Predicted 3D model of a 1488-nucleotide RNA (small-subunit ribosomal RNA) from an uncultured bacterium. The prediction has a mean pLDDT of 83.

[in-house]
RNA sequence: AUUAGAGUUUGAUCCUGGCUCAGAACGAACGCUGGCGGCAUGCCUAACACAUGCAAGUCGAACGAGUGCCUUCGGGUGCUAGUGGCGCACGGGUGCGUAACGCGUGGGAAUCUGCCCUGGGGUUUGGGAUAACCGUUGGAAACGACGGCUAAUACCGAAUGAUAUCGCGAGAUCAAAGAUUUAUCGCCCUGGGAUGAGCCCGCGUCAGAUUAGGUAGUUGGUGGGGUAAAGGCCUACCAAGCCGACGAUCUGUAGCUGGCCUGAGAGGGCGGUCGGCCACACUGACACUGAAGAUACGGGUCAGACUCCUACGGGAGGCAGCAGUCGGGAAUUUUGGGCAAUGGGCGCAAGCCUGACCCAGCAACGCCGCGUGAAGGAUGAAGUUUUUCGGAAUGUAAACUUCACAAGACGGGGAAGAAUAAGUGGGGGCGAACAACCUUCAUGAUGACGGUACCCGUAGUAAGCUCCGGCUAACUCCGUGCCAGCAGCCGCGGUAAUACGGGGGGAGCAAGCGUUGUUCGGAUUUACUGGGCGUAAAGGGCGCGUAGGCGGUCACCCAAGUCACUUGUGAAAUCUCCGGGCUCAACCCGGAGCGGCCAAGUGAUACUGGGCGACUAGAGUGCGGAAGGGGCAACCGGAAUUCUCGGUGUAGCGGUGAAAUGCGUAGAUAUCGAGAGGAACACCUGCGGCGAAGGCGGGUUGCUGGGCCGACACUGACGCUGAGGCGCGAAAGCCAGGGGAGCGAACGGGAUUAGAUACCCCGGUAGUCCUGGCCUUAAACGAUGAAUGCUUGGUGUCCGGGGUUGUGAAGUCCCCGGGUGCCGUCGCUAACGCUUUUAGCAUUCCGCCUGGGGAGUACGGUCGCAAGACUGAAACUCAAAGGAAUUGACGGGGACCCGCACAAGCGGUGGAGCAUGUGGUUUAAUUCGACGCAACGCGAAGAACCUUACCUGGGCUAGAAUGCCCCCGGCCGUCCCGGAGACGGGGCUUUGUGGGUAACACCACACGGGGUGCAAGGUGCUGCAUGGCUGUCGUCAGCUCGUGUCGUGAGAUGUUGGGUUAAGUCCCGCAACGAGCGCAACCCUUGUCAACAGUUGCUAACGGGUGAAGCCGAGAACUCUGUUGAGACUGCCGUUGAUAAAACGGAGGAAGGUGGGGAUGACGUCAAGUCCUCAUGGCCUUUAUGUCCAGGGCUACACACGUGCUACAAUGGCCGGCACAAAGCGAUGCUAAGGAGCGAUCUGGAGCCAAUCGCAAAAAGCCGGUCUCAGUUCGGAUCGGAGUCUGCAACUCGACUCCGUGAAGCUGGAAUCGCUAGUAAUCGCGGAUCAGCAUGCCGCGGUGAAUACGUUCCCGGGUCUUGUACACACCGCCCGUCACAUCACGAAAGUGGGUUGUACUAGAAGCGGCAGGGCUAACCCCGCAAGGGGAGGCAUGUCGUAACGGUAUGAUUCAUGAUUGGGGUGAAGUCGUAACAAGGUAACCAAU
Repeated sequence: AUUAGAGUUUGAUCCUGGCUCAGAACGAACGCUGGCGGCAUGCCUAACACAUGCAAGUCGAACGAGUGCCUUCGGGUGCUAGUGGCGCACGGGUGCGUAACGCGUGGGAAUCUGCCCUGGGGUUUGGGAUAACCGUUGGAAACGACGGCUAAUACCGAAUGAUAUCGCGAGAUCAAAGAUUUAUCGCCCUGGGAUGAGCCCGCGUCAGAUUAGGUAGUUGGUGGGGUAAAGGCCUACCAAGCCGACGAUCUGUAGCUGGCCUGAGAGGGCGGUCGGCCACACUGACACUGAAGAUACGGGUCAGACUCCUACGGGAGGCAGCAGUCGGGAAUUUUGGGCAAUGGGCGCAAGCCUGACCCAGCAACGCCGCGUGAAGGAUGAAGUUUUUCGGAAUGUAAACUUCACAAGACGGGGAAGAAUAAGUGGGGGCGAACAACCUUCAUGAUGACGGUACCCGUAGUAAGCUCCGGCUAACUCCGUGCCAGCAGCCGCGGUAAUACGGGGGGAGCAAGCGUUGUUCGGAUUUACUGGGCGUAAAGGGCGCGUAGGCGGUCACCCAAGUCACUUGUGAAAUCUCCGGGCUCAACCCGGAGCGGCCAAGUGAUACUGGGCGACUAGAGUGCGGAAGGGGCAACCGGAAUUCUCGGUGUAGCGGUGAAAUGCGUAGAUAUCGAGAGGAACACCUGCGGCGAAGGCGGGUUGCUGGGCCGACACUGACGCUGAGGCGCGAAAGCCAGGGGAGCGAACGGGAUUAGAUACCCCGGUAGUCCUGGCCUUAAACGAUGAAUGCUUGGUGUCCGGGGUUGUGAAGUCCCCGGGUGCCGUCGCUAACGCUUUUAGCAUUCCGCCUGGGGAGUACGGUCGCAAGACUGAAACUCAAAGGAAUUGACGGGGACCCGCACAAGCGGUGGAGCAUGUGGUUUAAUUCGACGCAACGCGAAGAACCUUACCUGGGCUAGAAUGCCCCCGGCCGUCCCGGAGACGGGGCUUUGUGGGUAACACCACACGGGGUGCAAGGUGCUGCAUGGCUGUCGUCAGCUCGUGUCGUGAGAUGUUGGGUUAAGUCCCGCAACGAGCGCAACCCUUGUCAACAGUUGCUAACGGGUGAAGCCGAGAACUCUGUUGAGACUGCCGUUGAUAAAACGGAGGAAGGUGGGGAUGACGUCAAGUCCUCAUGGCCUUUAUGUCCAGGGCUACACACGUGCUACAAUGGCCGGCACAAAGCGAUGCUAAGGAGCGAUCUGGAGCCAAUCGCAAAAAGCCGGUCUCAGUUCGGAUCGGAGUCUGCAACUCGACUCCGUGAAGCUGGAAUCGCUAGUAAUCGCGGAUCAGCAUGCCGCGGUGAAUACGUUCCCGGGUCUUGUACACACCGCCCGUCACAUCACGAAAGUGGGUUGUACUAGAAGCGGCAGGGCUAACCCCGCAAGGGGAGGCAUGUCGUAACGGUAUGAUUCAUGAUUGGGGUGAAGUCGUAACAAGGUAACCAAU
C1' cells in the first nucleotide's frame, strides 16, 4: 500500500456450471450536438500506384578556365560549368521479411575505427597524363565518338625510414601536398585515448505432435585459401559424426525492447506516438567506389513487372523523406511559414544548405482547465402535463430588482523565447614580442511564430446527449394491440404496456453524450498465489516396467541448489516520492527511489544435492505351517434334455390371457427297456473363498503363480510411482479346421393389434462348444488410480497363530496378524452419504476435467482381414444443460379406509305417443345466456298484447324517468278530427295550498307545459379488468398458525406412529407444547311425557235436546292447539381391549349409541357461472346500439339428444255404493246451500279478513257388479264438429267441456339412472307464479316393500409409503423417420491458385581463376632519337559461381465443384409411442 458484487436453470431450495452486466483503457470509428483556451495526438487498411514542388550539399583559403560589376587601370570585388577535397553510410521513413545470437540481459577475445583529443617523427626529389576548353562528328532524345591544348592538395616513380609490420634471428617491406595575407591551415608514418562498428558465448524470448524423426559442408580433424577479425566462411583429404520427447525438423503467426493498458497482487493483453537495437528501400540477384564506415532510400550493373517519352532505331523512372493525388477503407490533416531557436553538412570565416527541426493551419481524436451568470424574487403568474375536478407538478424556475464580469469583437499598451557571431574597446594568460592566439568584461546585427501570450477599458453572443421493468439512479398520461417495434442478460408487446412510439415529469453525465469494436478486470471460469475428479465435466479396464519425479536412520567431506554481505551493471524518458515553473491543472523541469531467474568476489552449511563410511524400523531371501471354484493340461462320472431302436398303449398332444400355427391313426403325447451324442455341472452355495483386472464352481492326477501365519537367520534402502513401451483383457464379432444335444440373433409361420417388420406361441440358421489365429471394447462399476503414515468404537464371518478350561477331540471364552461385511463417533461432504476396507488428516507419483448441443462426429494419422478401435477438432447453435434434496401432483406402484361405488335387491330411462328443454336447420326475426360430472322441465315461481331484450314498418332527438335554473299557466276531467297506433291538430270546463294584506298586490310551495345548459340513456362489448352472489370437489376430514426443536436451505416436526371413530372423534406414545378455521354440539322440525293455557278446537262424567248431530248447559279429564320444561349421557351391567379410547351384548326406556330429517359448506380448486338481477373500471354509441308505437317473432321443423307424463293392461279397465288425511290458501279473494246444463260452466248470493266460512271431492282402499286376453270395455295421440271460461283481443298462439274419431304402443338393443326404511314403489291433496294457461317446480300426507355375502373389480374420495426426466403438474413430458424453409460443415470426377522439396536443364550482370596472339602514357632495359622489349593494365575469350526462368515428379495449403452425407435451427405439417410411473415387454452399457 491492498481484495465489493449483481442478474439468469427451479413451484421453491442448496450446489455445480456457463452466459450477461456494473469498472478502467484506446492512434479509434459511427449517431446527435457543439462556446473558449492550453498540452499532446492524427493511414492501424494497399511494403497499392504516384502528377507537381521541395527534402544534400559545400569549399575560389586545392586547380585551370570562363564570366559580371567597380576601377584611381595598379587592381579590387563577385559568380561558377569542370578537375579536386570533405560530406552524401548521418538525419528522415516504414515494419515487408525475420522464431534468429534478431532482440533483451550478463559476459568474452581473434578485430577495425574518417573527423576529434593526446604523444613521437616526417613533409626530400622527379615524371607522364586528363576534364573543362577548341575542332570535327553521331543521335529525335538521353547521351556520346574521334583529334588537339592545359592545371592541381588529381595520378605515378625514386629517396629516406622506426617506436610500425613480418621473421627465432640476420634481415626484408611500406609515406607524404600543398595553399597563403608568413602566421597558420593542411598532408604523411606511428603510439595511446575517446567514440562508433564487426565477431563469439550463457540465459531468456508465440502457437501447433492431427509436424517425430532431421542432417552430406552435414559434425569433427588436418593442410590450404579468404577476412579488419575467430570460424566449414570456402576448398582438398580423412573420420562418421551432429541435433531431437528438457520437442529437433516442419507449419502457422510475429520486427525485438525500454515501456503502455489492466489487475490488490501474481498475472493477462499490447509494442502507436518518444528512446535503444534490427530489417527493408518497386521485386530478385550482384558487386564497385569509399586510404574509416554501404553490399549504399533521393549511387551503379543485370534480369523481371509496371508507368512515361520516342523520329520505333532507342531511352527515362522508383514518395516505406515533407506536403499532395488516385485507390483501398468504418477511418487518419496543409501541395503553409522560417532557418529566429536546437541540431547537422561544408567552409579559416562571412556564409550557404537543411520538409531534421521550430512554428502556424485542419480534426472535440485524447487529456486538462474555464464559461454559458450570481443574489433576491409567490398572486406559487401564464402556458403545458395530470387529476379522485378539490387539486397537484413544472417551480424561485420565469417575469422583475440589484450585482458581477471570462472569451470573441473594438480601442490602447505589449513580452520572454537572444545565447552571442563578426567587429570595436579594456583586463588577464602564453610568449622575446606593444603581433597572433586563448580567456574574461563591456559594447555590439539578428524573431518565422506575431502585434501572438499578457495587461487596461467598452455590450449582452454560448447546452446538449443518454437513460427512467430488474440488474441500475430516475413515473405518469395518451397512442398502438404478439402489429409496429424494443432488447446487454432476464425478457417486454395478443385493449387498461412505468419495457414499443409521442407528451409531461424525473435521473445521470456535460462541450460533450451515447453506440460499436478491441484489451484487461470482475472470472478462484486454467486455480503459482488460488480449483477439482463416488452421484454435477473428470480415475486410464487391469498389471509388469523404461525414462523421469519423489525417497528411511547415523557420522564425515564438498559447497551445485539455498542463504548472507560487498562490488559491477540494470541508458535516458516513463512509473512512485519530494521540490520547483507555466494564474490552477494537464504539461514541463530538478533531485531521490524502484526495477534482474544478471554477473563477479567473499562467507555460512540447518535442509536438498554430490562423495565416502556405517545401520536396520522400509524392501527382499531362507526355514516351518495352514487355507483356497487362482492358472494350464490329461482322464473320469452321474442326473436331465433331445434323437434312434424295440415293447406297452390309443386319440389326442402341445401351447396360451384365449387361441392358432405345429406334432399325431404312416400310432404321437404318456410309459418301460436299450443305445447315440453334445453341452452344462442341481443339492453343498454362504453379502463365503481365490485372483491384478477380465473372471473362476462335478471328480481325479500332473505341472504351476500369488497371498497369509509363526519363530529365527541373512542382504543392507536393494524403495514408491510410472509418460512412452510390453503383456493380460467378459460378451459379441472375424479367419481356418472340427463339433452341434439344448438354447437361439436373422428368417418362416401362428396369434395380438388400427397397424405389429415387436412383446406371446410353433419352428429355426449363424452362433453358443473345441483347437489355432485375430479383434481390444463394456454401466470393463466400489461409477471411488497406486503407495505410505496417522486418527474413538461396536458386532458378524473366512484363514493362520497364542492363551484359558479340558485326559484328548469337538467346542466355549480372551488375545494377535491378515482378509471380507454391517452399524456408527470425530472429521469431511452441495446434499445423499463416506467413516481404520475413508469420500477424514497429510505426503509422493501418474491419469483426467473446464457450459450444453454439434460429437466421440469430420479430416489426418496409427492399428485391424473386416467390423471397427485409438488419437480427436471446427463452423454453427442455445442460455441453459446438470447434481442432491424439498413440497406437491401423477402412476396400467404398494398398504389401509370410506361412499347406493360395486355387489345383493326394487323400480325406471334407452323402444311408442305426447309434453318440455337443447343442438341443428330454417327464417326478416326465430333475442340472449348456460356446454362432461357441475348446460339441456336450466335463468323462465308461468312469451296471445304487455313481458321483449329480436325482426319489419311508422315516429321523437336534452330525448321515456329524476334534480337544479328561467319563462308561461292552472292541474284534473271530458269531447271532436286525421291516423294501425304512437302521435298531430282543435274545443269545452276549471283557477290549488301556505304566508301576507282590511282587500288586492306580492312571495313561496305543489302540479302541468315550454326553453336552456349541467346532466341523461344503452338487456351495447369485455365474467380473461372487478364487487357481490352461486355451482363443484364435498358435509369430504381436512386446512393452518405461534413458540420451540431439527435442517446451510427449500422445508420438516406438531398433523407421523399403535389403536379407535361418521369425523385431525377420542386414547396412548412421541421434540414438541399450545392455538385457530373446519368435525361435533349449540338452532329448527319430528318421535315420549309433564306443567300451564282452553276458543273458533275437544266431549269422559252430569243435565237438556234432535230424524241425526258437542246442538245447548256445563266440563278442563282425553284428543288437539300453543308455550315452558323433562328425557339419552355409552349413564348402568357383562365381555373384549393396554387398566385407555372404544367396540360388542344386555337391562331399563317412547326413543340407544351423531334416534329420524333440516339449516349450517374450512384453507382452497376449476381465469367454473353471471357486466341480461344488482353494483362497477375501461372501451364503444348520442337524429342512435337511446326512446315511443303497431304488427310479427321467441310457439318455425327433414332430424339428433336430455328431462318428464301417459301407456302397453286382469295386482287391471269400467259402473255403483261406503271409508280414512296432512299441509296449505282465500277481499280485484275463497265462494256454500238452492236452481239450470250430459258437461266445462252458468245462475245465485248465505258465510268468511277465517282452528268459526269456503276451496274440499281426498285418491289408492273396502264392498258389490261387469269385462276374459283381444290392439280389446287396454291405450288415448290425432283429426272433425259443438261449446264453456279468462281476457281490449285466443288466427298465428290459451286452458277446459261434450259428441264423434280412435294412431303408435303387447314391457323396449348396446348402454344407463335412482334408492338401504316410513326409504323405494304407488296414491291423491295443496301452494308459489298467475287475468287465463303445468305432465314442470316447491310442499303435504295415505298405502307401504325387497336386499346388503362382502370390498376382488368399476367410479369418486381420504391417510401413509414408493418411483418420477411431471410443476400449465399424465388432458403432463417427450423420441425418431418423413415433408417444407434456411444456415454452416464433410465427401466428391475434378478445376484454379499460393508456398515448397528433389532431379535435370538453362544461364544475365557481377565477382574469382585461367588465357589474353588485339590495344596500351608514367616504372625498368636497349637506343642519340624515332622506336623496340619487359613488367603492369585494358578489350576479348573461356571455366567456376549464380538470379529470373524451363521440364519432370512430389509435398502442403487455400478457393471452387454436378452430385451426395449427416448436423443445427424454424407457434400450431405427417406417421407412430421409444423414454420418464412396474411408462404399460424394468431401464441402461457394449457388440451383432